[in-house]
Molecule: transfer RNA
Organism: Rubrivirga sp.
RNA sequence: GGGUCAGUAGCUCAGUGGUAGAGCAUCCGGCUGUUAACCGGACGGUCGUAGGUUCAAAUCCUACCUGGCCCGCCA
Numbered sequence: 001g002g003g004u005c006a007g008u009a010g011c012u013c014a015g016u017g018g019u020a021g022a023g024c025a026u027c028c029g030g031c032u033g034u035u036a037a038c039c040g041g042a043c044g045g046u047c048g049u050a051g052g053u054u055c056a057a058a059u060c061c062u063a064c065c066u067g068g069c070c071c072g073c074c075a
Base pairs, nucleotide, nucleotide: 001071002070003069004068005067006066007065010024011023012022013021018055026042027041028040029039030038048064049063050062051061052060
């Protein structure tokens, strides 16, 4: 340099055009002699960035950024 995969909540991930979600974590409550476990609730989002297409974009297109893998070049 080329190709390819990934980037979504604090963490791990789902969601491939039509309301942004789950588990864990955190906080509050229930339960319990107490803790843990368990149960209920709450909180939590620039969907990597910037444009484009569309009535509508996390999702499609383009460029760029970051990281992984493969190939190539130089040394």